[in-house]
Bacterial RNase P class A from a Deltaproteobacteria bacterium, 381 nucleotides, folded computationally. Model confidence (mean pLDDT): 77 of 100. The gene name in the source record is rnpB. Of the family's consensus pairs, 93% are formed in the model. It matches the Rfam family "Bacterial RNase P class A". Rfam classes the family as a ribozyme.
Formats: sequence, structure tokens, C1' cells
RNA sequence: CAGGACGGCCAGACGGCCGCCGGGUCCGGCCUUCGCGGGCCGGGCCGGGAGGAAAGUCCGGGCUCCACAGGGCGCGGCGCUGGGCAACGCCCAGCGGGGGCGACCCCGGGCAAGCGCAACAGAAAGCAGACCGCCGCCUCUUGCAGGCGGCAAGGGUGAAACGGUGAGGCAAGAGCUCACCGGCCGGCUGGGCGACCAGCCGGGCCAGGCAAGCCCCGCCGGGAGCAAGACCAAAUAGGGGGACUUAGGCUGCCCGUCAUGUCCCCGGGUUGGUCGCUUGAACGCCGGAGCAAUCCGGCGUCUAGAGGAAUGGCCGUCGCCGUCUGGGCCACCAGAGAGGUCCCGGCGGCACAGAACCCGGCUUAUCGGCCAUCCCGGCCC
Repeated sequence: CAGGACGGCCAGACGGCCGCCGGGUCCGGCCUUCGCGGGCCGGGCCGGGAGGAAAGUCCGGGCUCCACAGGGCGCGGCGCUGGGCAACGCCCAGCGGGGGCGACCCCGGGCAAGCGCAACAGAAAGCAGACCGCCGCCUCUUGCAGGCGGCAAGGGUGAAACGGUGAGGCAAGAGCUCACCGGCCGGCUGGGCGACCAGCCGGGCCAGGCAAGCCCCGCCGGGAGCAAGACCAAAUAGGGGGACUUAGGCUGCCCGUCAUGUCCCCGGGUUGGUCGCUUGAACGCCGGAGCAAUCCGGCGUCUAGAGGAAUGGCCGUCGCCGUCUGGGCCACCAGAGAGGUCCCGGCGGCACAGAACCCGGCUUAUCGGCCAUCCCGGCCC
């Protein structure tokens, strides 16, 4: 210098004018009250007013109401180990596997419990299989032939073809046999909290993939959500249907019916205001513990709360980006053609996006830029 990896941060700046939302304070008018006070309307001043994702609503919690003896079946979610956290499907540190020259990134229970599935190609796709090929025998039409049988080393297909190398063996071959290596299962020793790692012994010759198909194992899980929910005001007139009730009436008893009361349904009415509402697993700085996530302590700060829903518009200066037959500068070059982008000027633009009960995450969208660390390559000292 160029390319890349990973983490953090900013999200145009400043000023002026006019507006919007909510808070405090003061003033004026009207209503109410004996008064204090309260309500409505208007105005002045002071200070506050979107995000890193406010988004998707995908996980996890707080909060609220409803339900709830306990247990099981079922259903849903999650899944290496240890730690963090209020909790998590999140985060940190490891382990194993895979990818990359590397920084680094991606994945994670069980398929030798069982069932199931696998397009196309291919001879054969699950305890499979023989197209070419190799070997033996037979036939006659003696050939690049046909038939029967053996084989699975080599070729070929596929995402995947039932270990690798060597030797023995054989008609040819083959874990058929043996040695070594790889992998698997069982046992043991050592290290680690653990996932796991290193090694030794034995076995059998080799065990394919998918669990985001069913399933098995372990763990977790009541339901609905701020239109939760609470209070005030208003409304609940009148009516229809049903179930039950009563020491009521008819009526002394039963049925029935009427009446009374409770509940449910239909239909009708009301649908304004206040609280919940923003001080919270908060934020900033410092110190300590820890590899880290995170935790502990001290000091400081208050940081939107609307309800058809505010956070905006215009102007000026500066910054950045793009563009221009513009001007200036530099290098080619003399036939023309045509480059660089430092400065000035004109024009256009400044991403994604918009709180709605509140937090912790994940995912997705995002112009441009800054900072820290690291990797690879080139050049120079």
C1' cells in the first nucleotide's frame, strides 16, 4: 500500500424564524363555593420530547385478571460440557466435527431400540447387485461367436455402491487368511468439575445417510393479554324464551296455572373520564472479583408518555457524496485524439426507518464514516 477477519461507536453539525405533544410556574376571563379550593378557555416564561433497529411479533420474563389438591396419559418446546442471567431457543468460555493458506467462521442428544423414506442416473439403493470386464467348462458356424457356471479386483453411474496398503492364496478373485493402519464395540489405566483427550488389552472383520418423518431418552411448560385490569359517571325503560325456587294464591292433597325470587339466553340501552403509565433486572463515571459473559461496591443523573395518536416545516453557513461541453492547474502529444482530480463554480442528494404497558434477546432493513485488535500478500528500511 492492497485485500480480508473480528469487535465497538456515530447516524449530518451549528444558528435563526414559525409550529406540535406533554410538564412546571405566573397572569387574565367565565362557572362553582360563605370562603379555601376546584373546573373550562386563552396567554407569557422556563426546561423536556424517538431508535440502533422504535420494525418482525419469533423466543424469554415482569405486571394484571382467570383457573388450580396430588399424580399420570397426551400435547408443545428445547437438546455437546461448564458457567452467566429474573428467564430464554440468548450470552461467555471450552469440547468434538466440518470449511478456510490464515485471522476466523459454521454445526451439535440417540439411526449396532424399532418402524419408515431416498428423485434422477445406474446392472444393482439396504443384510443389494453384475452392464463392460476377469476365469473355467461346453457347442460349432473357429469368431471381435454363442451357452452354462464362478468372481467382485478394475472400468462406468450416483449425494451415497458394504474399509485402506502389502503379502499369502486361487482357475480367476475376494477379510478367504495374515501383518500394519483407520474406524467400531467392550474392559482397564492416567489427565480433566465435565464434554472429552492420551494410552493399553480383548473382540469381530467393518458396522452407510436422514430423527426439521414417526419414535426413544433427558429437561421445561396452566390460560389469556394494557382493548390486561381497577374506579367514577352514564345506562340498566319496556319486552320475549328457558331452568329452578317458595311456609304464596286458586286449593285440604297431587298435577296444572298465576305470582314471588335467583340464574341463563335473545333483543335493547350506555360506550365519556381518571388510574394502570413510566424510577427501571435504568443510565453515566470510578474501584474491585473473574480468561470472559457477568457480578459486587461507591458517587452522580432523571431520560417522551400520546390516545386517530406530538417529535415537523422554511432559511443561512459548514461537512460529505454524486454529476457537469464550466473555469484554473499538471502530464502525454503535434495529424488528431485523450488522461489525472488538487482548487473554484453550477445542479442534485444526505440511508433504513417512527415509541404506544415495560424490560432481556434473536432476526431482518440500513447512505456514509470513525476507532481498536488481528490475518494474508507486495514493496522499502

NCBI's taxonomy places the organism under Bacteria, Pseudomonadati, Myxococcota, Myxococcia.